RNA sequence: UAUCAAACAGGCUAAACUCAUCUGUGAAGUGAGGACAGAAAGUUAUGGGUCUCAAGUAGAUUGCCAAACUGCAGAA
Numbered sequence: 001u002a003u004c005a006a007a008c009a010g011g012c013u014a015a016a017c018u019c020a021u022c023u024g025u026g027a028a029g030u031g032a033g034g035a036c037a038g039a040a041a042g043u044u045a046u047g048g049g050u051c052u053c054a055a056g057u058a059g060a061u062u063g064c065c066a067a068a069c070u071g072c073a074g075a076a
Stems, first nucleotide, its partner, number of pairs: 001076001003075002012038002017033004022029002036063001042069003046066003049061004053056001
């Protein structure tokens, strides 16, 4: 340090599902539990996809794909 993901450390995130006298019209979000997975499952709705509604140049989704930026350990 361009690269790599067979094995692997301390750790990290947390699908489905359950709950909440929670937020939202809704997709969905948040919190608690949970543990299917992930080497960017970190961040950004920029492009595409999907989804929602009260249909507006309105929203949701980055754990659908791409792109941009950033990054731990290991190998080489």